RNAcentral holds the full RNA, with entries from ENA, Greengenes and SILVA. The part of an RNA shown here (small-subunit ribosomal RNA, central domain) has 348 nucleotides and comes from an uncultured bacterium. It matches the Rfam family "Bacterial small subunit ribosomal RNA". Gene Ontology terms of the family: structural constituent of ribosome and ribosome. The prediction has a mean pLDDT of 90.
Context: one part of a larger RNA
RNA sequence: CUGGGCGUAAAGCGCGUGUAGGCGGUUUGUUAAGUCGGGUGUGAAAUCUCUGGGCUCAACCCAGAAAUUGCACUCGAUACUGGCAGACUUGAGGACGGUAGAGGUCGGUGGAAUUCCCGGUGGACCGGUGAAAUGGACAGAUAUCGGGAGGAACACCAGUGGCGAAGGCGGCCGACUGGGCCGUUCCUGACGCUGAGACGCGAAAGCUAGGGUAGCGAACCGGAUUAGAUACCCGGGUAGUCCUAGCCGUAAACGGUGUGAACUAGGUGUGGGGGACGUAUGUCUUCUGUGCCGAAGCUAACGCAUUAAGUUCACCGCCUGGGGAGUACGGCCGCAAGGCUAAAACUC
Numbered sequence: 001c002u003g004g005g006c007g008u009a010a011a012g013c014g015c016g017u018g019u020a021g022g023c024g025g026u027u028u029g030u031u032a033a034g035u036c037g038g039g040u041g042u043g044a045a046a047u048c049u050c051u052g053g054g055c056u057c058a059a060c061c062c063a064g065a066a067a068u069u070g071c072a073c074u075c076g077a078u079a080c081u082g083g084c085a086g087a088c089u090u091g092a093g094g095a096c097g098g099u100a101g102a103g104g105u106c107g108g109u110g111g112a113a114u115u116c117c118c119g120g121u122g123g124a125c126c127g128g129u130g131a132a133a134u135g136g137a138c139a140g141a142u143a144u145c146g147g148g149a150g151g152a153a154c155a156c157c158a159g160u161g162g163c164g165a166a167g168g169c170g171g172c173c174g175a176c177u178g179g180g181c182c183g184u185u186c187c188u189g190a191c192g193c194u195g196a197g198a199c200g201c202g203a204a205a206g207c208u209a210g211g212g213u214a215g216c217g218a219a220c221c222g223g224a225u226u227a228g229a230u231a232c233c234c235g236g237g238u239a240g241u242c243c244u245a246g247c248c249g250u251a252a253a254c255g256g257u258g259u260g261a262a263c264u265a266g267g268u269g270u271g272g273g274g275g276a277c278g279u280a281u282g283u284c285u286u287c288u289g290u291g292c293c294g295a296a297g298c299u300a301a302c303g304c305a306u307u308a309a310g311u312u313c314a315c316c317g318c319c320u321g322g323g324g325a326g327u328a329c330g331g332c333c334g335c336a337a338g339g340c341u342a343a344a345a346c347u348c
Stems, first nucleotide, its partner, number of pairs: 003320004007302002012316001014201004021194003025088007033081002035077008049065006091191001092188003095184005103177007110154001115149007125136002162169002206247006215241002220236004258315006266293012297304002321348003330341004
């Protein structure tokens, strides 16, 4: 000496369930596989190292020793790891009692608004912009009142509020259903952690089939602007946006921060529960979320700081100069669009 890293420099899989594997709490006994020690055998010679010697020296050569870090057998050791047997309760799970929530699926239902249709009033503009025009309107628009139809989204409440593994989830009611948190410490007794493959979920756009279509609106058409204007602005408008079933499998899928566990000053908000004191508001305390500010420490700095990017452990994923390139080829997947895996020449 026996790599260094991954918030922003290259680098955390979009997220979960889980197979193999890796790793694994306290304690007793046993075993002796790993581990450690002794012995025996073997580990060819040459080479290398050391000592001595021979060529006048050296290279070279000769002799002896050492070494050959290994393997096998055998005798022991038993702290640690493993195997076997038993026990335990703090990890994990369960039971019981509470509790908050836009968690999910299905069904129903409500009001406001936009648009359209019918009717009344009314009679000349409306609309739109920087200014206009296209556009709409005496076949009666805009405005206003009444009635009706239909689709989509749910103002206020609303909050660095809540729930969910992530994507994501927001009117109200009901049915079915997942997870969390708190309390009791009653039960099981290590049943655990991670997780290559695998499987499932996965915004928007897009695709297939059938429906639906109010508003919005890629493409497209028109009006402006401009030197031009295949744009920004304006008038229209098809796919789409919505529903059902099935694909796609991507994202600045972001906290740009993998999961689990332990340990390491505090202060101050806020969500959900418990306890004690006191009861008018409350004060103290405890568990669990979610923010801000900060000590030590860390960091290239910015910053992070008990929700770590601090100090450690277990397991997985990933990086290794820029371009070529997340491309070609091949394979797998897809109806397609394309996705996943993934180079090289060449060049700086």